[in-house]
RNA sequence: AAUCAUCUUCGAGGCAGGGUGAAACUCCCUACCGGCGGUCACAGUCCGCAAGCCCACCCAAGGGGGCACGAUCCGGUGAGAUUCCGGAACCGACGGUACAGUCCGGAUGGUAGAAGAGGUUU
Numbered sequence: 001a002a003u004c005a006u007c008u009u010c011g012a013g014g015c016a017g018g019g020u021g022a023a024a025c026u027c028c029c030u031a032c033c034g035g036c037g038g039u040c041a042c043a044g045u046c047c048g049c050a051a052g053c054c055c056a057c058c059c060a061a062g063g064g065g066g067c068a069c070g071a072u073c074c075g076g077u078g079a080g081a082u083u084c085c086g087g088a089a090c091c092g093a094c095g096g097u098a099c100a101g102u103c104c105g106g107a108u109g110g111u112a113g114a115a116g117a118g119g120u121u122u
Stems, first nucleotide, its partner, number of pairs: 001122002004119001006117005017029003031102002033092002035049004044090002052067004072088005094105003
C1' cells in the first nucleotide's frame, strides 16, 4: 500500500407573509428545501443506489426474491460541464388530517454510504 472480515461513531433540509373557509403550515397567491456513490469540472432533474409494501427461509444474527419508486431546457465560458455562470422551468414515498416535498406518525427506527479503530492475508 492493497485485501478480507469485525467493531465504533456519524448518517436530510424546508410554510415567512397574504386570501377563502366553521376548520387548511394540506386549497389559492407568494415563500422555502435538496440524501449517497459516479460522471474529463462542482448535479434534487444525467447514470446508478437508498427510504415503503409483500413473500419465503432462519432460534437469532443475517441473507434471498418480488412489487412500487419524481423531475430540464435555452444561452455563455471551456480541451472537457443536462454538473459552473446567466435565464426560464420542473419534481418530491407511505399512513393521518380540509387535499401535505415543508405538520403529525411508523422513527429514541432504518438505508445508501462516510469517517475511524484494532486485526487477517499478500

Predicted 3D model of a 122-nucleotide RNA (FMN riboswitch aptamer (RFN element)). The prediction has a mean pLDDT of 77.